[in-house]
RNA sequence: GGGGUCGGCCGGACAGUCGCCGCCGCCUUCGGGUGGGGGAGGAAAGUCCGGGCUCCACAGGGCAGGGUGCCAGGUAACGCCUGGGCGGUGUAAACCGACGGAAAGUGCCGCAGAAAACAUACCGCCUACGUCUCCUCCGGGAGGCCGGUAAGGGUGAAAUGGUGCGGUAAGAGCGCACCGCGCCCGUGGUAACACGGGUGGCAGGGUAAACCCCACCCGGAGCAAGACCGAAUAGGGACCCGAUGGCGUGGCCCGCGCCGGGUCCGGGUAGGUCGCUGGAGGCCGGUGGUGACGCCGGCCCUAGAUGAAUGGCUGUCCUCGACAGAACCCGGCUUACAGGCCGACCCCUAUC
RNA sequence: CGGGGUAUGGCGCAGCCUGGUAGCGCACCUGCUUUGGGAGCAGGGAGUCGGGGGUUCAAAUCCCUCUACCCCGA
Numbered sequence: 001g002g003g004g005u006c007g008g009c010c011g012g013a014c015a016g017u018c019g020c021c022g023c024c025g026c027c028u029u030c031g032g033g034u035g036g037g038g039g040a041g042g043a044a045a046g047u048c049c050g051g052g053c054u055c056c057a058c059a060g061g062g063c064a065g066g067g068u069g070c071c072a073g074g075u076a077a078c079g080c081c082u083g084g085g086c087g088g089u090g091u092a093a094a095c096c097g098a099c100g101g102a103a104a105g106u107g108c109c110g111c112a113g114a115a116a117a118c119a120u121a122c123c124g125c126c127u128a129c130g131u132c133u134c135c136u137c138c139g140g141g142a143g144g145c146c147g148g149u150a151a152g153g154g155u156g157a158a159a160u161g162g163u164g165c166g167g168u169a170a171g172a173g174c175g176c177a178c179c180g181c182g183c184c185c186g187u188g189g190u191a192a193c194a195c196g197g198g199u200g201g202c203a204g205g206g207u208a209a210a211c212c213c214c215a216c217c218c219g220g221a222g223c224a225a226g227a228c229c230g231a232a233u234a235g236g237g238a239c240c241c242g243a244u245g246g247c248g249u250g251g252c253c254c255g256c257g258c259c260g261g262g263u264c265c266g267g268g269u270a271g272g273u274c275g276c277u278g279g280a281g282g283c284c285g286g287u288g289g290u291g292a293c294g295c296c297g298g299c300c301c302u303a304g305a306u307g308a309a310u311g312g313c314u315g316u317c318c319u320c321g322a323c324a325g326a327a328c329c330c331g332g333c334u335u336a337c338a339g340g341c342c343g344a345c346c347c348c349u350a351u352c
Numbered sequence: 353c354g355g356g357g358u359a360u361g362g363c364g365c366a367g368c369c370u371g372g373u374a375g376c377g378c379a380c381c382u383g384c385u386u387u388g389g390g391a392g393c394a395g396g397g398a399g400u401c402g403g404g405g406g407u408u409c410a411a412a413u414c415c416c417u418c419u420a421c422c423c424c425g426a
Base pairs, nucleotide, nucleotide: 001348002347003346004345005344006343007342008341009340010339012317013316014315015314016313017312018311020039021038023036024035025034026033027032041323045334046333048332049331050330051329052328053222054221055220056219060254061253062252063251065218066217067216068215069214070084071083072082073081074080085099086097087096088095089094100213101212105211106210107207108206109205122153123152124149125148126147130145131144132143133142134141135140161179162178163177164176165175166174180202181200182199183198184197185196186195187194188193226274227273228272229271236265237264238263239262240261241260245259246258247257248256281300282299283298284297285296286295287294288293318321353425354424355423356422357421358420359419362378363377364376365375372409380396381395382394383393384392402418403417404416405415406414
C1' cells in the first nucleotide's frame, strides 16, 4: 500500500418563529392568560418466542395437545445469550450447524434395477467337487446340468465397511496390517468429549423438519385484559332446557367457585376516570467472573395520546441526509436500512 | 391495537394432514354433426402451485422467513 473478518457507535447540525400533546409554577372575572421544562426508533415493524401485569381458583391432579433437544453456565424467563465439545467451510482472522435416539417398535423408499432390507443374482468370473455328451496325439480339451462367487460391469439418491498383501478353481474378514466401527478398562475434564490400552471379524442402508421413544418445559385468555363512576330504560314478554343439572371454562375428565341457564322479541347507552408509564430503567465508578452476567456506591428522570401530538416556514453550513412513526410494559429473535466514524484481528506485497 | 385464516391454468375449487403421476367444473382452440347457429360427440392447449431459504434421493405438500388479501374482537 492492497484485500478481508469481527465488535461498537452515529445516522443531517445550529439558530429564529408559528403551531400540536402532556407536566409543573403563578394569576384568574373559572372562559382562560402567562412563565418554565419535556415530546419516537435502532428497528417504534413482523407479532415469531419468553416474561411482567389483569381476570378466571393462591392455577391443583390426570389424559390429550404443543414446544425444546451436544455439555456447562447466565437470566424473571426463553426457541435468547456466553463459554466449551464435535462436525463442516476458509490460506487465515473467523464463520456456519433443528447437533438426542434408526442394534425399542411401526411406516415409507416412486422410476430404474436380479435385489430397496426376513433377502437376492441380470451381465460377468470359476469348473476344484458330482454327473452327462462329444473330441483326442490318451497327457488332456470343449460344452451342458447341478453348483460356487459377489472381486468387476450395469441400475439407482442409496446395494450389506475401505485400502493393500496373502490366499483360492474363482472369490470372499477367509487370514493378516493399517484406517473405520462396537464393547470393556484406564487417564484428563463438572460435563459434552478427548487420549491411551485391550478385545470382537463386524454388529450392519436411508428417513424421526414420518409416526414414535427418551429427557425437560408449557393451565386459558388477553389492556377492546380488567376496575370504578355516571346517564338511560326495563325491573319486562314468549319459547325451550334443567338439579346423576347449568354457568365460570375456548380441548376433555376430575376438582374448585357460583346458582338457574339459553334463544328470540321489546327498550336503552355509544360518556368519563383509573389501568398509563419510575422501570427486571439509564449513565458513571468500584468489584467478582475467561465471558454472558452478578454485587456495591453515586448521579439522573427520559413521550403517554384516545380521532389519537411530535409538524410547517425562514436563515446559515456540510459529505445534501437511508429504512422508517410509540398506543400496557419489558427481554430476545427475525426482517428493512443511503452513508459515515472508531477499535481489534487476519492474509498478500514492498522496504528497513 | 389484539386474534384467526387464505394464496394451485383465464375464473371457481380439489389435492397438502399421510412427500414421488398436479386433477375437476366453467371458459378457450380444432374437428364431426347442422342450410347456419346453439346444444351434443371426439380430441387438444394452457399452471415458476404467492416470493425466498432449509430438511429430504425427491417438496404444491414438512420447517423457517417475507409479501398480498380476507375475516373476527368495545